Record summary: A computed fold for a 1391-nucleotide RNA from an uncultured bacterium, annotated as small-subunit ribosomal RNA.

């Protein structure tokens, strides 16, 4: 920093998606260590259970306990003993003194108002942020003054009664205090009065003196303090008040009675309508009142270059709440989370009367959810309540547990290691890739696991963390890697499998049999204890444009005008200082964030810095340029006067002619009318025509004009009829900035419509008939009604394109040409002229703007100013609401859903029942056929045990197939071989064979015996195991090479440079001539150039030269015969040549290309005629000529046989072939070709046979000899318009030839028989000269088989005005919403 997607391509608007960060996240798959953070975002749901607020005995009575002093009473260890007693410990009970760091209640002090949670409400002085309080308060602390005298009465606890299940109480009786209350003292303070000085921005403060009035205290002690009270000052926390700043929504526009404000009261710590009487009627609000959704708010966090956006977890400040509402008391402070009352609901309990409870503390439960932790340990450390103090309390904190939730950091090993190991995948089987990776050899030990030492935090004791960080040492490569992706954006590709199926997708989009996009494997890419997806923000999106956007056609300029609020506004001069700028000063809390430093091994983290920033507010001295304001002035802007001349400008009136219609009257007589054609309509009851009167109503020919006037809408007979508007020119006399634009708002606004009365001539929606037409509720015709015209103080209020698709106003910047109005100037003056002025109106055009297309002084150029509208398409200008309208409707104006486009301007083919111009047997002129009929070919259908298959407008259908009886031959039926096969290739072996020939079975394949020969040769032959494998006319011709058809022998199709455009493309190839031809010349931003076109090449036309056998014969000889000698003149034939180029001449074109006529010339403007197919186009055509990928069969989809079918037949089609007859049939004389082919072959002459053939074998591997008689054609004979002496089909008998074989299912031959048909509907082909059309002929295939097929040749014509129309084509050009490209695209409407 961008990229994908709209299109065949392009450029643009313009939406849609990706790449990035991030996050109290969650899901999947997976998971080694450590450290620092961080976790109910959902139900302000409901909570079991524990613990979170206690302390002081140095305030204070009493009670228990433990020690203790003293006594009592019991009890008898021990000692001594005269045994008679004496002595009296420890214990146990009782009073009693005292002492405890002892215990749980009570009075009474502080404290529970802090610290902890959460975010429901809240859109507000609640939060930021600056201010003020001259309008407040303040426990505990500090400091400072001055104080503490004497005194009463009570009460809890106890104890005793007694209510109640209980929670709770009542009642009597007892006491104590730092509990309660009086009395005294009062410096100061505080209330009240008035006074003096000083001060403030106002109410008012301050100060100092006078007078009056109330109001205070408590002790405890370890003797050291502690506490107490009154005041005043700090400090600390708090109230209140203001300026600014703080979300959407106008499909909420009015809202508000304590409401605004003021006077007295009251009340508050304290100011107020805070409350309360009375007064007045204000006050908010388009600068957004209210109403309604939505939200705690900032510091900061994420994103961004910023500027912005979007969020308000954790930390930290502030505010609200504590189950929901409500209320107040204590108290310095609360309307109180673990405090009270009341009322809701829940919950628990009960003896049914009643009572208990509030986790939005930590833990930890249930529910809800995609989803969030341990009923842990300590006060050891920081703080915090209480207390002198020890010390207690402290789910605050400290710490620890649980979660890859986030951020950091480490590790899964390092070096050498090619036999490039196996395996794994994939091959073109040669190999490549995993891949130096692994083994394997050497090393190391960070984590982790042992074992040993062991902190700091703590100031003298005192450590939960914790035997924790951390250090050592020993050991072992061991315990430690995954998730996505790989069509392209986006790094990364193959193979199989799947078959529009399964399934992928974040956009494009992949999948239909060869998927790099599905799925799986291998291999690669990326990140890494992650890694994906899946939801949310920013960002790219300049895509809501302040920074930074539009508004002719892409989405957007209001229908015009007038004019309120805003908003902007000319020129000089002198104040002022809101804005604005200079400097300064406070404020901007800490913490983040950034900078320099430092501590954890680093980082992340943390810690420090009178480091920085927080773009803001607020205060104060100043500047005056600009903007604002005030006072004063001026004319250039705006305006008025004064002249003039223009005009369909506008309302009312009056008036005029043509025209149509009607009515009346003449004249006149059969149709008018009307249409592509008609018809219906009118007309003998006289239309239409024509004359001549008269009624009516509407609209105004020429003039007439990209001429005028008007804001638009719109406006046209004439009026020297009334009224009025407005622009213009001139003048410079008046006014002094009056101006410009305008949300709302007012008013004008075509046409259709509507109401309410006229009127109604024409013309007409809707209706009716008549045509067309498949239909025709249309277009055409005939009629006709609302309406068109007019009036009301009528009403609508929009057009669809109200348009210049272009808001208004201003200055500004090349020119050239027209027209309007009006002024000037000059000349020789009805005119003419120009670097003339100003204003309107059109064209051209530079700079300049624009995607383009164009705009271009009338801007869409450069600038200012104010307003409107626009933010993908569709849904939808719809659907609700509201306004407004009689009503038809208008304004205004969403949203679910849904698509990835929707457009706009230009290219380029295609393509038009769109032009211009040109071609072609395209059409016209001719000829001839097709379709009718018979038959043959093919093809569809049908039928079949198979009728094998492909081909399918042109361009499939006598085509492949230049030749299906067996084979062919794929197709059926039946019978057979195969784990190497009918065929091919290598094969270890072992044989002596195979092959030929004779028998048998047998349809045949095939199988069985067998005889004979064995000279030479050993393997070149047949057989052959195991194994590479052999075949497939089996699919795909939409995977393919080849090949071929067709547009089309059309004259096009490209490309280099260079120009031109942003480009896509143009250009060159377009013009102007002319050609068959993009053939050739002229001209031109083009110059060339390759494939096409011609030409090069065959073939025929003419002819010299040379050469002549097997062809030829003039002349000479010779012969039945060019037979033979000879010749080298002809003809013919071979080679290799010549010739035709607009060359000459004449016109014509532009002087050129050409083009017309003409001569010479076999031939003349390409002589004729082949081959020869430009870039491409149909996924044409062939996988069954061939060759191939993949798939598929493998005792069968191979491979053999026999037989049978392609040959079938109700039918339909195509392409011929023979006909219908006299231009003719048959008969029979008599004449003229060219090209071919021949040895498994043509096969003569003779002879046989009506014939078809047969015999026969001379010639001849061909200029020699045979196929081979050419027929039409000519001459005579005959038939005489008939189903015929035409026509030959079918059929019956006989036959011939090929060939193992002619039945299915082959050509001839004779002889009978003798269908159909008498020139063929609609429609169609084919031919432009040796051409049609006729006639005979001869190869190819091929054993036979031709009415095709490809060639040859004879006889040989008609026609062509001309390109208007039909088909094909070509090249300008225009339109285009079409690109699968008019067989397109695309509407409605029923399924």
């Nucleotide at each position: 920093a961008g990229a994908g997607u709209u299109u065949g391509a392009u450029c643009c608007u313009g939406g849609c998606u990706c790449a990035g960060g991030a996050u109290g996240a969650a899901c999947g798959c997976u998971g080694g260590c450590g450290g620092c953070g961080u976790g109910c975002u959902u139900a302000a749901c409901a909570c079991a259970u524990g613990c979170a607020a206690g302390u002081c005995g140095a305030a204070c009575g009493a009670a228990g306990c433990a020690c203790u002093u003293a006594u009592c009473u019991u009890u008898g260890a021990u000692u001594c003993u005269u045994c008679g007693g004496a002595u009296g410990a420890a214990g146990a009970g009782g009073u009693u003194u005292g002492u405890g760091a002892c215990u749980g209640a009570g009075u009474g002090g502080c404290g529970g108002a802090c610290g902890g949670g959460u975010g429901a409400g809240u859109a507000a002085c609640g939060c930021g942020u600056g201010g003020g309080u001259a309008a407040c308060c303040u426990g505990c602390c500090u400091c400072a003054u001055a104080c503490a005298g004497g005194g009463g009465g009570a009460u809890a606890a106890c104890a005793g009664u007694u209510a109640g299940a209980a929670a709770u109480g009542a009642c009597u009786g007892c006491u104590a205090a730092u509990a309660c209350c009086g009395c005294a003292u009062a410096a100061g303070a505080c209330c009240a009065c008035g006074g003096a000085g000083c001060c403030g921005c106002a109410u008012g403060g301050c100060u100092c003196a006078g007078u009056g009035g109330g109001a205070a205290a408590a002790a405890c002690u370890c003797c050291g303090g502690u506490g107490g009270u009154a005041u005043g000052a700090g400090a600390u926390g708090g109230a209140c008040c203001c300026g600014c700043g703080u979300c959407u929504g106008a499909u909420u526009a009015g809202g508000u009675a304590g409401u605004u404000g003021g006077u007295g009261g009251g009340g508050u710590a304290a100011c107020g309508g805070c409350c309360u009487a009375c007064c007045a009627a204000g006050c908010c609000a388009a600068c957004g009142a209210u109403c309604a959704g939505u939200a705690g708010c900032c510091g900061a966090c994420c994103u961004g270059a910023g500027a912005g956006g979007g969020u308000g977890a954790c930390c930290g400040g502030c505010c609200a709440c504590a189950u929901u509402g409500g209320g107040a008391c204590u108290g310095a402070g609360a309307c109180a989370c673990g405090g009270c009352c009341c009322a809701a609901a829940c919950u628990c309990u009960u003896a049914c009367g009643g009572g208990a409870g509030g986790c939005a503390g930590c833990a930890g439960u249930g529910g809800g959810g995609a989803a969030u932790a341990u009923u842990g340990c300590a006060c050891a450390a920081u703080g915090g309540g209480g207390g002198a103090a020890a010390c207690c309390c402290u789910g605050a904190u400290g710490c620890a547990g649980c979660g890859a939730c986030g951020c950091c950091g480490c590790g899964u090993g390092a070096g050498c290691g090619a036999a490039g190991a196996a395996g794994u995948a994939u091959u073109u089987c040669g190999g490549u890739a995993u891949g130096u990776a692994a083994a394997g050899c050497u090393c190391u030990a960070u984590c982790a696991g042992c074992a040993g030492g062991g902190a700091a935090g703590a100031a003298a004791a005192u450590g939960a963390c914790g035997g924790u960080a951390c250090c050592u040492g020993a050991c072992u490569a061991a315990g430690a890697a995954g998730c996505a992706c790989c069509g392209g954006c986006u790094a990364a590709a193959u193979a199989c499998g799947u078959g529009c199926c399964a399934g992928c997708a974040g956009c494009c989009g992949c999948g239909g049999u060869a998927a790099u996009a599905c799925g799986u494997a291998u291999g690669g890419u990326g990140c890494a204890a992650g890694c994906g997806u899946u939801a949310u923000c920013c960002g790219g999106a300049u895509u809501u444009a302040c920074u930074g956007g539009g508004u002719g056609u892409a989405a957007a300029g209001g229908g015009a005008g007038c004019g309120u609020a805003g908003a902007c506004g000319g020129c000089u001069g002198c104040g002022u200082a809101a804005g604005u700028c200079u400097g300064a000063a406070g404020u901007g809390a800490a913490a983040g964030c950034c900078c320099g430093g430092g501590g954890c091994u680093c980082a992340c983290c943390c810690c420090c810095g009178c480091g920085c920033a927080c773009u803001a507010c607020u205060u104060c001295c100043g500047a005056a340029a600009c903007c604002a304001u005030g006072c004063a002035g001026c004319u250039a802007g705006a305006g008025u006067g004064u002249c003039g001349g223009a005009g369909a400008g506008g309302u009312a009136a009056g008036u005029g002619g043509a025209a149509u219609u009607c009515c009346c009257a003449g004249u006149g007589u059969a149709g008018c009318g009307g249409u592509g054609a008609a018809a219906u309509g009118u007309g003998u009851a006289g239309a239409u025509a024509u004359u001549g009167g008269g009624a009516g109503g509407a609209a105004c020919a020429c003039c007439a004009g990209u001429g005028g006037c008007g804001a638009a809408g719109g406006c046209g007979g004439c009026u020297c009829u009334c009224c009025u508007g407005u622009a213009c020119g001139a003048u410079g006399a008046c006014u002094c900035a009056c101006g410009u634009u305008g949300a709302g708002g007012c008013u004008c606004g075509a046409a259709a419509g509507c109401g309410u009365g006229g009127g109604g001539a024409g013309c007409a929606a809707a209706c009716a008939c008549g045509a067309u037409u498949a239909g025709a509720u249309a277009c055409c015709c005939u009629g006709u009604u609302a309406g068109u015209c007019c009036a009301c103080c009528c009403c609508c209020g929009u057009a669809a394109a109200a348009c210049g698709a272009u808001g208004a106003c201003u200055a500004u910047g090349a020119g050239g040409u027209g027209u309007c109005g009006g002024g000037g100037g000059g000349c020789a003056a009805a005119g003419c002229u120009g670097u003339u002025c100003c204003g309107g109106u059109g064209c051209c055009g530079c700079a300049g703007c624009a995607a383009c297309c164009g705009c271009a002084a009338u801007a869409a150029g450069u600038a200012g100013u104010c307003c409107u509208c626009c933010u993908g398409g569709g849904g939808a200008g719809u659907a609700c609401g509201u306004u407004c309208g009689c009503a038809a409707g208008a304004a205004u104006g969403a949203a679910a859903c849904u698509c990835a486009a929707u457009g706009g301007a230009a290219u380029u083919a295609a393509c038009g029942g769109g032009g211009a111009c040109c071609c072609g047997c395209c059409c016209a002129a001719g000829c001839g056929a097709u379709c009718g009929a018979g038959c043959a070919u093919g093809c569809g259908g049908u039928u079949u045990a198979a009728u094998u298959a492909g081909a399918a407008g042109c361009a499939a259908c006598g085509a492949g197939a230049a030749g299906a009886a067996c084979c062919u031959u794929c197709c059926c039926a039946g019978g057979u071989c195969u784990g190497u096969g009918a065929c091919a290739u290598c094969g270890a072996u072992a044989u002596a064979a195979a092959g030929g020939c004779u028998c048998c079975a047998g349809a045949g394949a095939u199988g069985g015996a067998g005889a004979g020969a064995u000279a030479g040769c050993u393997a070149u032959a047949g057989a052959g195991a195991a194994g590479c494998c052999a075949g497939g006319u089996g699919g795909u011709g939409c995977a393919u090479g080849g090949u071929u058809g067709u547009c089309g022998u059309c004259a096009g199709u490209u490309c280099g440079u260079g120009u031109c455009g942003u480009g896509a493309g143009a250009u060159g190839g377009u013009g102007g001539g002319u050609u068959a031809a993009g053939u050739c010349c002229c001209g031109c931003a083009a110059c060339g150039a390759g494939c096409g076109c011609a030409a090069c090449c065959c073939c025929u036309c003419u002819u010299g030269c040379c050469a002549g056998u097997c062809a030829c014969c003039a002349g000479c000889a010779u012969u039945a015969a060019g037979u033979u000698g000879g010749g080298g003149a002809u003809u013919c034939u071979g080679c290799a040549g010549a010739g035709a180029c607009u060359c000459c001449c004449g016109g014509u074109g532009c002087c050129a290309a050409g083009c017309c006529g003409g001569a010479g010339g076999a031939a003349g403007g390409g002589g004729g005629g082949g081959a020869g197919g430009a870039c491409g186009u149909c996924a044409a055509u062939u996988c069954u000529u061939c060759a191939u990928c993949c798939c598929c069969c493998u005792u069968a989809u191979g491979a053999c046989c026999u037989g049978g079918g392609c040959u079938c037949c109700a039918c339909a089609c195509g392409u011929g072939u023979u006909c219908c007859a006299a231009u003719g049939g048959a008969c029979a004389g008599a004449g003229c070709a060219g090209a071919g082919g021949g040895a498994a072959g043509c096969g003569a002459a003779g002879c046989c046979g009506c014939g078809a053939g047969g015999u026969g074998g001379a010639g001849c591997g061909a200029a020699a000899c045979c196929c081979a008689u050419a027929a039409a054609c000519c001459u005579g004979u005959u038939c005489u318009c008939a189903g015929u002496u035409c026509g030959g089909a079918c059929u019956g008998c006989a036959g011939u030839c090929u060939g193992c074989a002619a039945c299915u299912c082959g050509c001839c031959u004779g002889c009978a028989c003798g269908a159909a048909g008498u020139u063929g509907g609609a429609a169609u082909c084919g031919c432009u000269a040796g051409u049609a059309a006729u006639c005979g002929u001869g190869a190819a295939u091929c054993a036979g088989c031709a009415u095709g097929u490809c060639g040859c040749g004879g006889u040989g014509a008609a026609u062509a005005c001309g390109u208007u129309c039909u088909c094909g084509g070509g090249c300008c050009u225009u339109g285009c919403a079409c690109a699968c490209a008019c067989c397109g695209c695309c509407c409605g409407u029923c399924a």
Its Rfam family is "Bacterial small subunit ribosomal RNA". RNAcentral holds the sequence, with entries from ENA and SILVA.